About this RNA:
The prediction has a mean pLDDT of 82. The RNA shown here (transfer RNA) has 72 nucleotides and comes from a Candidatus Kerfeldbacteria bacterium.
[in-house]
RNA sequence: GCGGGCGUAGUUCAGUGGUAGAAUGCUUCCUUGCCAAGGAAGAGGUCGCCGGUUCGAGUCCGGUCGCCCGCU
Numbered sequence: 001g002c003g004g005g006c007g008u009a010g011u012u013c014a015g016u017g018g019u020a021g022a023a024u025g026c027u028u029c030c031u032u033g034c035c036a037a038g039g040a041a042g043a044g045g046u047c048g049c050c051g052g053u054u055c056g057a058g059u060c061c062g063g064u065c066g067c068c069c070g071c072u
Stems, first nucleotide, its partner, number of pairs: 001071007010024004018055001026042005048064005
């Protein structure tokens, strides 16, 4: 330099055009003599960034940045 994959909650990951979710972690409460376990509620996201297409984009298209793999 060329090609491919990935980027979504603190963490690990779903979500293939129509309200952004799960697990775990975090906060409060219940239960217990205490801890753990269990239960209930809650907070937490400019979906890497910039543009385009569309009535509507996490999703499709272009560019760009980062990480990983391959080729040279």
Rfam family: tRNA. Rfam's curators write: Transfer RNA (tRNA) molecules are approximately 80 nucleotides in length. The family's RNA type in Rfam is transfer RNA.